[in-house]
RNA sequence: ACAGUAAAUCUGCUGAAUCCGGGCAACCGGAGCGGGAGAACCAACAUUGGGGUGUAUCCGGGCAACCGGUAGGGCAGCUCUUCAGCCCGAACCCGUCAGCUAAUCUCGUAAGCAUUGAAGAGUCACCGG
Numbered sequence: 001a002c003a004g005u006a007a008a009u010c011u012g013c014u015g016a017a018u019c020c021g022g023g024c025a026a027c028c029g030g031a032g033c034g035g036g037a038g039a040a041c042c043a044a045c046a047u048u049g050g051g052g053u054g055u056a057u058c059c060g061g062g063c064a065a066c067c068g069g070u071a072g073g074g075c076a077g078c079u080c081u082u083c084a085g086c087c088c089g090a091a092c093c094c095g096u097c098a099g100c101u102a103a104u105c106u107c108g109u110a111a112g113c114a115u116u117g118a119a120g121a122g123u124c125a126c127c128g129g
Base pairs, nucleotide, nucleotide: 011114012113013112014111018031019030020029021028022027032109033108034107035106036105037104042099049097050094051093052092053091058069059068060067061066072088073087074086075085077123078122079121080120081119082118083117084116
C1' cells in the first nucleotide's frame, strides 16, 4: 500500500418509516410523511372467488424443490439524460368483502445496509479572486 474478517464511532444509503413533547422504561400525545375503507357523477357488470401492503408482476420448463427469462425497483449531495455493467425481482395480511370517491372513518411510521464506471444538463454546498 492492497485485500479480507470482527467490533465501535461518524457520515451516509434503501424505505412513508422522520421530528417535537411527556415517561426510568414499556409506551403515550402532537406534527410531518405514507397507506386502507368509504357517496354522487363516471366506470364496470356471463363464469373462474376477490382484494390489500410492497418495486417485487407475468411467461416458459419441472411432480415438487427449483431453474431460465421478465414488467418493475436499487447502485451515495439533490433532480434528471445517455452508454456500458452489477444486484434485487421477496415476504405478509383480509376472509367471500372493498372500482373511482366529497364528507367521514381507520392504519403504519418498521426493517436492512456500507453500494458501478464514463459522458452531459440543471441545482445546492464549500473554497479562492

The prediction has a mean pLDDT of 76. The RNA shown here (c-di-AMP riboswitch aptamer (ydaO/yuaA leader)) has 129 nucleotides.